[in-house]
RNA sequence: AUAGUAGACCGGUUAGUCGCUAUAUGCGGGCAGAAAUAGAUUCGUCUAUUAUCCCCGCAGUAGAGGAAAGUCCGGGCAGCAUAGAGUACCACAGAGGUUAACGGCCUUCCGGCAGCAAUGUUGGGUCACUGGUACAGAGACGAGUCGCCUUACGGCGGGUGAAACGACUACACUGUGGGCUGCAAUUCCAAGUAUACCGACGCUUGAGGCUUACUCGGCUGAGUCGGAGGGUAGGAAGCGAGAGAAGUGAGCAGUAAUGUUUACUCGAGAUUAAUGACUAACGCGUAAUACGUACAGAACCCGGCUUAUAGGUCUACUAUUAUU
Numbered sequence: 001a002u003a004g005u006a007g008a009c010c011g012g013u014u015a016g017u018c019g020c021u022a023u024a025u026g027c028g029g030g031c032a033g034a035a036a037u038a039g040a041u042u043c044g045u046c047u048a049u050u051a052u053c054c055c056c057g058c059a060g061u062a063g064a065g066g067a068a069a070g071u072c073c074g075g076g077c078a079g080c081a082u083a084g085a086g087u088a089c090c091a092c093a094g095a096g097g098u099u100a101a102c103g104g105c106c107u108u109c110c111g112g113c114a115g116c117a118a119u120g121u122u123g124g125g126u127c128a129c130u131g132g133u134a135c136a137g138a139g140a141c142g143a144g145u146c147g148c149c150u151u152a153c154g155g156c157g158g159g160u161g162a163a164a165c166g167a168c169u170a171c172a173c174u175g176u177g178g179g180c181u182g183c184a185a186u187u188c189c190a191a192g193u194a195u196a197c198c199g200a201c202g203c204u205u206g207a208g209g210c211u212u213a214c215u216c217g218g219c220u221g222a223g224u225c226g227g228a229g230g231g232u233a234g235g236a237a238g239c240g241a242g243a244g245a246a247g248u249g250a251g252c253a254g255u256a257a258u259g260u261u262u263a264c265u266c267g268a269g270a271u272u273a274a275u276g277a278c279u280a281a282c283g284c285g286u287a288a289u290a291c292g293u294a295c296a297g298a299a300c301c302c303g304g305c306u307u308a309u310a311g312g313u314c315u316a317c318u319a320u321u322a323u324u
Stems, first nucleotide, its partner, number of pairs: 001320010012282007020063004025059006033053002035050006065295001069306002072304005077182004084216005089178005094108005109124006125173002130170004145158005186237004197227005208220004246265008283293003
């Protein structure tokens, strides 16, 4: 210098004009609504004040990710259930560690495949039963071809083949685990209708529901399911400076994942769904003023895995070549 391997980070910046959402902040204005106080009252309500909630305007401040995607795992949280037994289904499977937990992550032992290598990728419970394994071979789990020995049962040897009472493997077996639903969960308030009608089953001689699926068992239970019809589609919480297994920095322990101590920080909050548009200059790629500037948008929250990604920067390692 070229080509590669592994890991980490960034992924547009600045200015102007107009616009959107929020409000832990400040200022100004307002009694339409709610609430409170006072008075009057024909007890139906009326009048006045208060800026407490609320409404309007201005200013300030803030406003989408490394994957927000997939919905594949594991949880927090919320509601319901919980008593197992058998069979089935699904997942995991060397050893050790880590974590709230995981089918995740880290280290390590033994393999297969690819690569010159750095590395990448994929495996690892058991083989007693059952099933499977190309060609050759009589035969690949009990079958016996050829030869020798034996009265017989049977024994020994040759040939084929990687392998001839063997090896590998999974649909077989073992161990461990698996309750359901999911913020459209769930809780509360207001308003309104039809406390009505028809049918089937049932009312402790138990319909239906729950227990991964089914069976048994257990718990619960006076209604359940279907038809026709009527009303509602509103508001608040869940979630309001999002506060948590939280984030960032430093020290210590550890090979590492990670743990611990300490300091600082609190980041958007919509709900038919906000964070944008235009202009100019710059950055990066490019020979270039042309052209391009990736993948892509929160919706209760978190830990992983998988997938997509124009380009740029840094660190370590491998191979080849050249120079000293």